[in-house]
Molecule: transfer RNA
Organism: Pseudozyma hubeiensis SY62
RNA sequence: GCUCGCUUGGCUAAGUGGUACAGCGCGCCACUUGUAAUGGCGAGAUCACUCGUUCGAACCGGGUAGUGAGCA
Numbered sequence: 001g002c003u004c005g006c007u008u009g010g011c012u013a014a015g016u017g018g019u020a021c022a023g024c025g026c027g028c029c030a031c032u033u034g035u036a037a038u039g040g041c042g043a044g045a046u047c048a049c050u051c052g053u054u055c056g057a058a059c060c061g062g063g064u065a066g067u068g069a070g071c072a
Stems, first nucleotide, its partner, number of pairs: 001071007010024003018055001026042005048064005
C1' cells in the first nucleotide's frame, strides 16, 4: 500500500428496514440471627463518527476513525 471482518448499557452478546433481546454486574425489596444462594422490582445503550438512500436506518450505500486477519 491492497483486500476482508468487527465496532450495540460497566462486561459478554442477540437483533440485518417499523418503539434494541438476554445473561453477568449495579440499586432497592422479600426470605435469613447475619451473609451467601434464591425470588421480585428498577436504573442504565441518540447502536464508533459523518454524509446519503428511504415515509421510516443499529440494519442499505459512500467516507472517516479504532481494532483484528490475510496479501504485498